[in-house]
RNA sequence: AAAGUUUGACAGACAAUCGCUGGUUUCCGGUUCGCCGUGAAACGAGAGGAAAGUCCGGGCUCCGUAGGGCAAUGGUGCUGGAUAACGUCCAGUCGGCGCGAGUCGAAGGAUAGUGCCACAGAAAUGGACCGCCGAUGGCGUCCGCGGUUCGCCGCGGCGCACAGGCAAGGAUGGAACCGUGGUGUAAGAGACCACGAGGGGGACUGGCGACUUUCUCCCUGGUAAACCCCACCUGGAGCAAGACCUAAUGGACGCCGCGGCGUACGCCGCAAGCCUCUGCCCGGGGCGCGUCAGGUUGGUCGCUUGACCCGGCCGGCAACGGUCGGGCUAGAUAGAUGAUUGUCGCUUCCAUCGUGGGAGGGCUAAUCACCCGCUAUACCACCGGAAGAACAGAACCCGGCUUACGGCAAGCUUUUCGC
RNA sequence: GCUGAUGUAGCUCAGAGGCAGAGCAACGCACUCGUAAUGCGUAGGUCGGAGGUUCGACUCCUCUCAUCAGCA
Numbered sequence: 001a002a003a004g005u006u007u008g009a010c011a012g013a014c015a016a017u018c019g020c021u022g023g024u025u026u027c028c029g030g031u032u033c034g035c036c037g038u039g040a041a042a043c044g045a046g047a048g049g050a051a052a053g054u055c056c057g058g059g060c061u062c063c064g065u066a067g068g069g070c071a072a073u074g075g076u077g078c079u080g081g082a083u084a085a086c087g088u089c090c091a092g093u094c095g096g097c098g099c100g101a102g103u104c105g106a107a108g109g110a111u112a113g114u115g116c117c118a119c120a121g122a123a124a125u126g127g128a129c130c131g132c133c134g135a136u137g138g139c140g141u142c143c144g145c146g147g148u149u150c151g152c153c154g155c156g157g158c159g160c161a162c163a164g165g166c167a168a169g170g171a172u173g174g175a176a177c178c179g180u181g182g183u184g185u186a187a188g189a190g191a192c193c194a195c196g197a198g199g200g201g202g203a204c205u206g207g208c209g210a211c212u213u214u215c216u217c218c219c220u221g222g223u224a225a226a227c228c229c230c231a232c233c234u235g236g237a238g239c240a241a242g243a244c245c246u247a248a249u250g251g252a253c254g255c256c257g258c259g260g261c262g263u264a265c266g267c268c269g270c271a272a273g274c275c276u277c278u279g280c281c282c283g284g285g286g287c288g289c290g291u292c293a294g295g296u297u298g299g300u301c302g303c304u305u306g307a308c309c310c311g312g313c314c315g316g317c318a319a320c321g322g323u324c325g326g327g328c329u330a331g332a333u334a335g336a337u338g339a340u341u342g343u344c345g346c347u348u349c350c351a352u353c354g355u356g357g358g359a360g361g362g363c364u365a366a367u368c369a370c371c372c373g374c375u376a377u378a379c380c381a382c383c384g385g386a387a388g389a390a391c392a393g394a395a396c397c398c399g400g401c402u403u404a405c406g407g408c409a410a411g412c413u414u415u416u417c418g419c
Numbered sequence: 420g421c422u423g424a425u426g427u428a429g430c431u432c433a434g435a436g437g438c439a440g441a442g443c444a445a446c447g448c449a450c451u452c453g454u455a456a457u458g459c460g461u462a463g464g465u466c467g468g469a470g471g472u473u474c475g476a477c478u479c480c481u482c483u484c485a486u487c488a489g490c491a
Base pairs, nucleotide, nucleotide: 001415002414003413004412005411006410007409008408010406012344013343014342015341016340017339018338020046021045023043024042025041026040027039028037029036030035048391052402053401055400056399057398058397059396060238061237062236063235074233075232076231077230078092079091080090081089082088093107094105095104096103097102108229109228113227114226115223116222117221129170130169131166132165133164136163137162138160139159140158142157143156144155145154146153147152178196179195180194181193182192183191197220198219199218200217201216202215203214206211242301243300244299245298251292252291253290254289255288257270258269259268260267261266273287274286275285276284277283308327309326310325311324312323313322314321315320346388347387348386349385350384354382355381356380357379360372361371362370420490421489422488423487424486425485426484429443430442431441432440437474445461446460447459448458449457467483468482469481470480471479
């Protein structure tokens, strides 16, 4: 220097002006004196590392449940720890990838059982197409020997491939019954033996443990992001949860004016409006007031002080925990957090007039070569001008994960070059 | 804001571990004086995208994108 890898912090700064949303104080206006307001002024505050996806976990709220348990459903799945909890994090084990720094792993069980393994291939864990054998049994116008009651019988050989045995070899396939060699056999085969591969059980060494060292015994296709088995967790819904106040319309019930008794509740007596069905009587309905239920509309609460933030010390490899001190840091409801200007900072480009430096500079990762320049002239800095600056916007809150995205810094690794 | 579903040919939909299909549409031929209908044939696919599990993925798992629906 290039290529990588891990971790960390940041997310332009300051000021002015004009706005927007909350808060506090004062004033103004109203008031049923509790407070209220499209009101005014001052002061102070006002998005994120992901506010996103809504993928997990929790708080909170309501529903269900006497309390508890089991099952189902769903989820998680190496070990130990952290945590309110987690599928997250930390430290390790084993395995994969990488030269390496490192990184990735749904990483229990295929020796519980069931299923599946297309095409090809003889065959996909169960059978036998080709093939090998046919020791044993069977069969034969076969051969030899022996016996014979002359019909045959027995033994040995030869043949057949009938019963039957075997799975070594066979163009395939992602995968062929664990591999190689031997013993053995009629032919063969983990049937047996030696060595080796993988898995499991037991004992032993180290470790809290996953695991590991050595020995021994047993076993041998793959697949559980197929059903399933084992261990553990799990009631449901979500702030549009939910609580409170409440207009209008509609509903139910009661009442209506006057007088008397009476504290009141209540009782008694008298009187009875307007509209309408229908002109009149009877009867019905509506117009008034009050109370109640429901909870629409609107409003208030839930709502932001919290597993919170910053710093010091202590414990721990770490995640994290403990303790002390300090701090308060958005709360909108169709949704505020913005715009403009100036200065400075960062990056890139232009211009080469001015000022200063200047004998070197550019190209290249670097060297050589090449190009520009060697005193106004290359090149550098200042000054001047122009452009650019990512992903993205809280909506109950918090812990994570994932996805999107800008430049910066530090540690480490590999390679190359120079000294 | 919360919750659920879908994505396969130009359109509407099947297929849910083993060669991606149907209907309509398109194109060609036949039939007809011609058109339609009908018959025969042909072409057309990154199964929304990326990664993983598996011998093998449209199908199973994770992330992501788009569309639709419900809740005051």
Two RNAs folded together computationally: RNase P RNA and transfer RNA, 491 nucleotides in total. The prediction has a mean pLDDT of 76. Rfam match: Bacterial RNase P class A. Rfam's curators write: Ribonuclease P (RNase P) is a ubiquitous endoribonuclease, found in archaea, bacteria and eukarya as well as chloroplasts and mitochondria. The family's RNA type in Rfam is ribozyme.